[in-house]
RNA sequence: GUGGAGGAAGAGGAGGUCGCGGGCGGACGCCACCGGCGUACCGCUCGAGGAAAGUCCGGGCUCCGCAGGGCACGGCGCCGGGUAACGCCCGGGCGUCGCGAGACGACGGAAAGUACCACAGAGAGCAGACCGCCGAUGGCGGGCUCGCGCCCGCACAGGCAAGGGUGAAAGGGUGGGGUAAGAGCCCACCGCGUCGCCUGGCAACAGGGACGGCACGGCAAACCCCGCCGGGAGCAAGGCCAAAUAGGGAGCGAGUGGUGGCCCGCCACGUCCGAGCUCCGGGUAGGCCGCUCGAGGCCCCGGGAGACCGGUGGCCCAGAUAGAUGACCUCGCGGAUUCACCGGGCCCUGUGCCCGAGGUCUCCGUAACAGAACCCGGCUUAUCUUCCUCCGCGCUU
Numbered sequence: 001g002u003g004g005a006g007g008a009a010g011a012g013g014a015g016g017u018c019g020c021g022g023g024c025g026g027a028c029g030c031c032a033c034c035g036g037c038g039u040a041c042c043g044c045u046c047g048a049g050g051a052a053a054g055u056c057c058g059g060g061c062u063c064c065g066c067a068g069g070g071c072a073c074g075g076c077g078c079c080g081g082g083u084a085a086c087g088c089c090c091g092g093g094c095g096u097c098g099c100g101a102g103a104c105g106a107c108g109g110a111a112a113g114u115a116c117c118a119c120a121g122a123g124a125g126c127a128g129a130c131c132g133c134c135g136a137u138g139g140c141g142g143g144c145u146c147g148c149g150c151c152c153g154c155a156c157a158g159g160c161a162a163g164g165g166u167g168a169a170a171g172g173g174u175g176g177g178g179u180a181a182g183a184g185c186c187c188a189c190c191g192c193g194u195c196g197c198c199u200g201g202c203a204a205c206a207g208g209g210a211c212g213g214c215a216c217g218g219c220a221a222a223c224c225c226c227g228c229c230g231g232g233a234g235c236a237a238g239g240c241c242a243a244a245u246a247g248g249g250a251g252c253g254a255g256u257g258g259u260g261g262c263c264c265g266c267c268a269c270g271u272c273c274g275a276g277c278u279c280c281g282g283g284u285a286g287g288c289c290g291c292u293c294g295a296g297g298c299c300c301c302g303g304g305a306g307a308c309c310g311g312u313g314g315c316c317c318a319g320a321u322a323g324a325u326g327a328c329c330u331c332g333c334g335g336a337u338u339c340a341c342c343g344g345g346c347c348c349u350g351u352g353c354c355c356g357a358g359g360u361c362u363c364c365g366u367a368a369c370a371g372a373a374c375c376c377g378g379c380u381u382a383u384c385u386u387c388c389u390c391c392g393c394g395c396u397u
Base pairs, nucleotide, nucleotide: 001393002392003391004390005389006388007387008386009385010384013331014330015329016328017327018326020047021046022045023044024043025042026041027039028038029037030036031035049369053380054379056378057377058376059375060374061234062233063232064231073230074229075228076227077226078092079091080090081089082088093107094105095104096103097102108225109224113223114222116218117217130164131163132160133159134158137157138156139154140153141152142151143150144149172190173189174188175187176186177185191214192212193211194210195209197208198207199206200205238289239288240287241286248280249279250278251277252276255273257272259270261267296315298313300311301310302309303308332366333365334364335363336362339359342356343355344354345353346352347350
């Protein structure tokens, strides 16, 4: 210089004017005993995020449910630690990838059972023989021999799985011995399995030893088995106050109709309906609480390898409800650019070119992703800038 890996920090600087939301105080108004409520007014003060996002995990909180246990269903799954908890984080192990810095991993069980293993291929799970190899054994043909038998050929029966071929995968690999040809058939090493073995480690595991010729293909983000965890719904949770209108209940009840008594009217009694008035109760609109002081954040000290934990000090840091954060100005800062001067370099020695520092002219930017809605811990995704450490390669010394 260039290409990469890991991590950290910030989210735009200062001042002013106007505007918006919350709190406190004042002023004014209303109800009015203390006091409460409201406001287009005044002052002070506070006012988005690292992801406020996706709503994917885990908790707090609230209501409902629940004797205990089991089944079913869902989730998780190497080991140790952290935590309120987690599927998160830290450290470690193993595997895979990368030259490396490093990254990624649903990473328990396949010698319990079931299913599946496409295409290709002879054969894909108590495997198989297409090409091929062999001619030991039997068979057939031929030759020699008096005969026993020997030799040659064929590849019909048969033997084999080395080599080829198919496939993601073909029942260990390499080398040697062995054989008719071969084969863990035998041997050495590697691999694999078993072990109340040894060493290190809390452990996962690593290294070694002994035994076993190998018996055990893959697949569990297929069923399944084992272990652990899990009651449901969510702030539109849930609670309080409470109109207008229409229902419900109780009381009073103008009045009218009906029934009974009486021949009728009339009167009296009983019962039903009933405008209206009063009271009660449930719900709606609306309002209030929940609501933001919390597993809170910051400095410092201590413990720990780290996640994190403990202590001290001081801090209060949005709570809107159709949803408040915005606009403008000045200075500063950053970038590009004009001009002359200064310093340095290059040669083609020119009104030359290049680099650097400060000044100056003009212009641009002051941002990206995005915006709280019960609150926290994570994960994931989106996005701008700066810095630190490390690795590879090239060049120079």